[in-house]
Predicted 3D model of a 102-nucleotide RNA (SAM riboswitch aptamer (S box leader)) from Gracilibacillus kekensis. NCBI's taxonomy places the organism under Bacteria, Bacillati, Bacillota, Bacillaceae, Gracilibacillus. RNAcentral holds the sequence, with entries from Rfam and Ribocentre. It matches the Rfam family "SAM riboswitch aptamer (S box leader)". Rfam links the family to the GO term regulation of gene expression. The coordinates come from a structure-prediction model, not an experiment, and the mean pLDDT is 82.

RNA sequence: UUCUUAUCCAGAGAGAUGGAGGGACUGGCCCUGUGAAAUCUCGGCAACAGCUUUUUAAAAAAGUAUUGUGCCAAUUCCAGUAGCAUUAGCAGAAGAUAAGAG
Numbered sequence: 001u002u003c004u005u006a007u008c009c010a011g012a013g014a015g016a017u018g019g020a021g022g023g024a025c026u027g028g029c030c031c032u033g034u035g036a037a038a039u040c041u042c043g044g045c046a047a048c049a050g051c052u053u054u055u056u057a058a059a060a061a062a063g064u065a066u067u068g069u070g071c072c073a074a075u076u077c078c079a080g081u082a083g084c085a086u087u088a089g090c091a092g093a094a095g096a097u098a099a100g101a102g
Base pairs, nucleotide, nucleotide: 001102002101003100004099005098006097007096008095013042014041015040016039017038021031022030023029025080026079027078028077043072044071045070048068049067050064051063052062053061054060055059076094081091083090084089
């Protein structure tokens, strides 16, 4: 970096450095000198993998934050489409994360 599968209306922030951006992209709408991004420290959330137990044909259920990741404003902040529906939404795309494969 590509492909496949699964999930995305739940959950969880303080301090130090830093000094103007950030929320993927576009539009909107927000956050931000009452201090953005980034880095570090500590803390926390979460059962994707791992681990444990039980049942089992495949597999499933329960538990576990010690291990590998991930995450900690707003539903993935909302919308995006030669679609369905017709005003409530659904499906899809894109994106993110995990596991597997190349």